[in-house]
Molecule: Bacterial RNase P class A
Organism: Actibacterium ureilyticum
RNA sequence: GCGGAUGGCCGGAUGGCCGCCUUCGGCGGGGCAACCCGCCAGGGAGGAAAGUCCGGACUCCACAAGGCAACGGUGCCGGGUAACGCCCGGCCGGGGAAACCCGAGGGAAAGCGCCACAGAAAACAGACCGCCCCGGCCCGGCCGGGGCAAGGGUGAAACGGUGGGGUAAGAGCCCACCGCAGGGCUGGUAACAGUCGUGGCACGGCAAGCCCCACCGGGAGCAAUGCCGAAUAGGGGUCUCGCGCGGGUGCGCCCGCAGGGAAGCUUUGGCCCAGAGACCCGGGUUGGCAGCUAGAGCGUAUCGGCAACGAUGCGCCCAGAGGAAUGGUCAUCCAGCCCCGGAUCACGGUCCGGGGUGGACAGAAUCCGGCUUACAGGCCAUCCGCGCAU
Numbered sequence: 001g002c003g004g005a006u007g008g009c010c011g012g013a014u015g016g017c018c019g020c021c022u023u024c025g026g027c028g029g030g031g032c033a034a035c036c037c038g039c040c041a042g043g044g045a046g047g048a049a050a051g052u053c054c055g056g057a058c059u060c061c062a063c064a065a066g067g068c069a070a071c072g073g074u075g076c077c078g079g080g081u082a083a084c085g086c087c088c089g090g091c092c093g094g095g096g097a098a099a100c101c102c103g104a105g106g107g108a109a110a111g112c113g114c115c116a117c118a119g120a121a122a123a124c125a126g127a128c129c130g131c132c133c134c135g136g137c138c139c140g141g142c143c144g145g146g147g148c149a150a151g152g153g154u155g156a157a158a159c160g161g162u163g164g165g166g167u168a169a170g171a172g173c174c175c176a177c178c179g180c181a182g183g184g185c186u187g188g189u190a191a192c193a194g195u196c197g198u199g200g201c202a203c204g205g206c207a208a209g210c211c212c213c214a215c216c217g218g219g220a221g222c223a224a225u226g227c228c229g230a231a232u233a234g235g236g237g238u239c240u241c242g243c244g245c246g247g248g249u250g251c252g253c254c255c256g257c258a259g260g261g262a263a264g265c266u267u268u269g270g271c272c273c274a275g276a277g278a279c280c281c282g283g284g285u286u287g288g289c290a291g292c293u294a295g296a297g298c299g300u301a302u303c304g305g306c307a308a309c310g311a312u313g314c315g316c317c318c319a320g321a322g323g324a325a326u327g328g329u330c331a332u333c334c335a336g337c338c339c340c341g342g343a344u345c346a347c348g349g350u351c352c353g354g355g356g357u358g359g360a361c362a363g364a365a366u367c368c369g370g371c372u373u374a375c376a377g378g379c380c381a382u383c384c385g386c387g388c389a390u
Stems, first nucleotide, its partner, number of pairs: 001386010012333007020044004025040006046361001050372002053370005058221004063269006071217005076090005091105001092103004106212002111210002113206003128152002130148008160178006179201001180199002183196005225290004235281007244257005259273003297316008334359001336357009
């Protein structure tokens, strides 16, 4: 200097004028109040606000605890976290020359299912071309019988691989090494790794096919929910189940048993109880207020930890709209790109001046932790590789 990889940050700046939202802020005025007007002092979109894919906080169903079913999710080990399908570290497998990147990473001997076409044959399969032995014949070939699956072909994949021995030719038939199965020892919290024997060992792949195993999960969602206001109207009608027994009584009611009811089912306790549920007709409401922003919050220092992260100390308050506010205009500067000129030069480039052009993806709506997707241009750090100069 170039190429590659990983992590992080910024994502236009400044000033003037006009305009918008907000603060239980301060001051002044009006008003019974709600609130209105003016001035001052502050604040006002994102790293993804997006997708709605996960996990929660919170609210209701449903008063709590437990169990089960259905349905869904995750899937190596250890750690982090409120939690997760997320993050960190590690193991194994794959890609890459490497730095690094990816993994839907338990089980195929519990069962079912699939592997098109091609091919002889696609799972306890099978002989198309072939190889060997014997016999015959019209004898450099053909026919019949027997043996083979080592060689070739087809295919994504062909019933372990390479080499040797053996054989009529062959085959784990035998041997060595690799692979596979299982065992011992060592290291590691573990996933696993290393090493040493044993066994000719076999019936491939797919479970991002159903399934089995382990673990986790109740359902809806701020259009949740609550309050105010409103209403021929605390409306009318039909149907189903139930409205029981005993005791006490001051006759209001109380106690016990049984029964009905509120979540898909069920158990226990509590609650309601003459109630519970379904359908039809009709009235009111499309209004206002709350929920609504101080948080599993942010920044920083120290300590612990490989890290994710945690603890402690100090400091900070950074939108809360309500059909939805942060905009318009003018001027200057600047990143980048293109052109021209000059200097320098390791010929890759760097610096100065002038002119032109010009800034991506994109907007909160209950909030937070993640993941995924989009992004012009610029900056920083680390690592791998190549080349060159001193």